Predicted 3D model of a 346-nucleotide part of an RNA (small-subunit ribosomal RNA, central domain) from a Saprospiraceae bacterium. The coordinates come from a structure-prediction model, not an experiment, and the mean pLDDT is 88.
Context: one part of a larger RNA
């Protein structure tokens, strides 16, 4: 390398957005690079292979073939791929109208709840637990009421619910603004599909600076438990958690399931659009589920949202530790991250 693979046995890149590259729709004329036939050249020799010959045989030697799958020049074939024409509309896209939604970003506003602050009423407990103790409280706590003030996160509707490329997003309001679907035409005419590098976005935690700090809460302190208890349980409680700004670039980043296109019965719920019908209802579309035919699969299960039946294109696996480490190399403030081994073992 070929070949076989990636839900879970090793294997789908976190995601998406394009560069090259590879791949690509229908119909007609042209070409003749790719192909595909004839024909001539060349592929030294030796040496393989085959078939005769010489040494008494073999090794070993000689003689002929054939092979050399290849390259050049020449002469046609035009179905397929390539190029260049013209044209189509079914792929893709813009238009229109219309609808969807926790989609992004910014500002403003709301109530409950919890803590502080203050004023009242009120008096010994309150608080936690398996049971306690730390701890808080006669300097009036715990409760209750009314007032103020703070910071976070939005009950209930809320759903097997929707939105987003993934991360992810839920209190109202507005102002900006990005996809989706769906109808029936109009316009453009293949403008498609994948995408190594590359770019962009990427939870939580972490790190710069500056602000904020209500609850919770790594670390740390005490109290219990216990043999022990550097824990689980309780009481405090810094950092962070919350907001600008720049960074980190990991995740069980999961449907452990790249993307795109066609094909392959059927049922139920359920979002959203469109037709028909008074209603029941049915019909056509796009979604999210659930079960199942055919098939597939080691099986478990998938099964029109496929793990099925095919196509294009990338990513990645090749036994187990050693290791996602060592070293170089890039990226970072730095924690580290990113490519990524070997001896040496079973």
């Nucleotide at each position: 390398c070929u070949g076989g693979g990636u839900u879970u046995a090793a294997a789908g890149g976190g995601u998406g957005c394009g560069u090259a590259g590879g791949c690509g729709g229908a119909u007609a004329g042209a070409u003749a690079a790719g192909u595909c036939a004839g024909a001539g050249g060349u592929g030294a020799a030796a040496g393989c292979u085959u078939u005769c010959a010489g040494c008494u045989u073999a090794a070993c030697u000689g003689a002929a073939a054939a092979a050399u799958u290849g390259c050049c020049u020449u002469u046609g074939a035009a179905a397929c791929u390539g190029u260049g024409u013209a044209u189509c509309u079914u792929g893709a896209a813009a238009c229109a109208u219309g609808u969807u939604g926790a989609g992004g970003u910014u500002a403003g506003c709301g109530g409950a709840a919890u803590g502080u602050g203050g004023c009242a009423u009120g008096u010994a407990g309150c608080g936690g637990u398996g049971a306690a103790a730390u701890g808080c409280a006669u300097a009036g706590a715990u409760a209750u009421g009314c007032c103020a003030u703070a910071g976070a996160a939005c009950a209930c509707c809320a759903a097997u619910u929707g939105c987003g490329a993934a991360g992810g997003c839920a209190g109202c309001u507005a102002a900006c603004u990005g996809g989706g679907c769906a109808u029936a035409g109009u316009u453009u005419g293949a403008c498609g599909c994948u995408g190594a590098g590359g770019c962009a976005c990427g939870a939580a935690a972490g790190c710069a600076u500056g602000g904020g700090g209500a609850g919770c809460g790594a670390a740390c302190a005490g109290g219990a438990u216990u043999a022990g208890a550097u824990a689980c349980c309780c009481u405090g409680g810094u950092a962070g958690u919350c907001c600008a700004u720049g960074c980190c670039c990991u995740a069980a980043a999961c449907g452990a399931u790249g993307c795109u296109a066609a094909c392959u019965c059927g049922a139920u719920g359920u979002u959203u659009g469109g037709g028909a019908g008074a209603g029941a209802u049915u019909u056509u579309g796009a979604g999210c589920a659930u079960c199942c035919a055919a098939g597939g699969g080691a099986a478990a299960c998938c099964g029109u949202u496929a793990a099925g039946u095919u196509a294009g294109c990338c990513a990645c696996c090749u036994g187990g530790g050693g290791a996602g480490u060592a070293c170089g190399a890039c990226c970072g403030c730095a924690a580290g991250g990113u490519u990524g081994a070997a001896a040496c073992u079973c």
The RNAcentral record of the full RNA draws on ENA and SILVA.